[in-house]
Parts: sequence; structure tokens; C1' cells
RNA sequence: GGGGCUAUAGUUCAAUGGCUAGAAUAACGGUCUCCAAAACCGUUGAUCGAGGUUCGAAUCCUCGUGGCCCCG
Repeated sequence: GGGGCUAUAGUUCAAUGGCUAGAAUAACGGUCUCCAAAACCGUUGAUCGAGGUUCGAAUCCUCGUGGCCCCG
């Protein structure tokens, strides 16, 4: 320099172009307990950035950025 894959809660992962982006775990609060842990209930928290297509984009397209890999 060229090419491929990838980016979603703190973390690990879902989501056929169509609800308020869902779950586990973590954090916080509560119940229970002499206290704590465990268990149960609840709350908070996310689509890498900028454009484009579309009635509608996490999803499709382009460019950029970060990560991983391949070729030279």
C1' cells in the first nucleotide's frame, strides 16, 4: 500500500428494514436474616462518528475512526 471481518448497557451476547433496542451478569434499592452471603422482587444503564437510501435503519450503501486477520 491492497483486501477481509468486526464495533449494541460496566462486561458477555441477542434483535426478519417495522413496538418503548431484549437477556444474562454487574451496580443500586427492597424483602428475608441477629449480621452477612445465597435466594426472590424492583430500578438504572447501550446501537463507534458523519452522510446517503427508505414511509421507516442497530440492520442496507458510502466515507472516516478503533480492534483483529490475510496478502505484498